[in-house]
RNA sequence: UGGCUUGACGGUGAUGGCGUGCCACCGAAACCGCUUGAAAGAGCUGAUGACGCCUGCGCAACU
Numbered sequence: 001u002g003g004c005u006u007g008a009c010g011g012u013g014a015u016g017g018c019g020u021g022c023c024a025c026c027g028a029a030a031c032c033g034c035u036u037g038a039a040a041g042a043g044c045u046g047a048u049g050a051c052g053c054c055u056g057c058g059c060a061a062c063u
Base pairs, nucleotide, nucleotide: 009027010026011025012024013023016054017053018052019051020050022049033044034043035042036041
């Protein structure tokens, strides 16, 4: 100096917030959705990585 492994710490997981003795990934990377199109553009799903709660939005029913 480089590589690998382990632990600790920190960070990340397409639209907001909180929580989880949960999961995955990353150490300047992880991450930054999908379809179509040469491009410009057009179109589509979702507030979660997952679960619980709150807020917002959409649809349906009831009062």
Molecule: Fluoride riboswitch aptamer (crcB RNA motif)
Organism: Acholeplasmatales bacterium